[in-house]
């Protein structure tokens, strides 16, 4: 050039049209002389813009960033 994959919270990830788990970390409590361990809550997240649809993280374009073959 062209083709394929990938971007979900600070981090790693799970989703596969019906409104977003999970662990790690960060905050607050409890425990303990203090601390650590364990416990228990809290709080943050769909790469951008458009589209389709009642309903999009999911589908379709099109842009970015990234990482693979090809030539």
């Nucleotide at each position: 050039g062209c083709a394929c994959c990938u971007g979900u919270a600070g981090c790693c990830a799970a989703g596969c049209g019906g409104u977003a788990a999970g662990g790690c970390a960060a905050c607050g409590g409890a425990c303990u002389g203090c601390a650590a361990c364990u416990c228990c809550g809290u709080g943050a997240a769909c790469a951008c813009a458009g589209g389709u649809u009642c309903a999009a993280a999911u589908c379709c374009u099109g842009u970015u960033a990234g990482g693979u073959g090809c030539u």
A computed fold for a 71-nucleotide RNA from a Bacilli bacterium, annotated as transfer RNA. Its Rfam family is "tRNA". From the family's description: Transfer RNA (tRNA) molecules are approximately 80 nucleotides in length. Rfam links the family to the GO term triplet codon-amino acid adaptor activity. The sequence was found in a public genome assembly. The source organism's lineage runs through Bacteria, Bacillati, Bacillota and Bacilli.